RNA sequence: GGCCUCAUGGUCAAGUGGUUAAGACACCACCCCUUCACGGUGGUAACUCGGGUUCGAAUCCCGAUGGGGCUA
Numbered sequence: 001g002g003c004c005u006c007a008u009g010g011u012c013a014a015g016u017g018g019u020u021a022a023g024a025c026a027c028c029a030c031c032c033c034u035u036c037a038c039g040g041u042g043g044u045a046a047c048u049c050g051g052g053u054u055c056g057a058a059u060c061c062c063g064a065u066g067g068g069g070c071u072a
Stems, first nucleotide, its partner, number of pairs: 001071007010025003018055001027043005048064005
C1' cells in the first nucleotide's frame, strides 16, 4: 500500500428501514433485614464523525477516523 472486519450507556450486548433503542452486570434511590449480604421495586445513562438515498436511517450507500485480522 491492497483486501476483509468491527465501532450502540461505565462494561457486555440485541437490533436486519417505521419499537419510547430490548436485556444483563455495574451505579443511584426506596422496600425487606437488628445491620451487611441476598432478594424485590423504580430510576439515571448509549447509536464514532461528515455527507447521500428515502416520507422515514442505529440499520442502506459513499467518505473520514480509530481498533482487529490477512497479504505484499

Model confidence (mean pLDDT): 80 of 100.
Predicted 3D model of a 72-nucleotide RNA (transfer RNA) from an uncultured Clostridia bacterium.
It matches the Rfam family "tRNA". Rfam links the family to the GO term triplet codon-amino acid adaptor activity.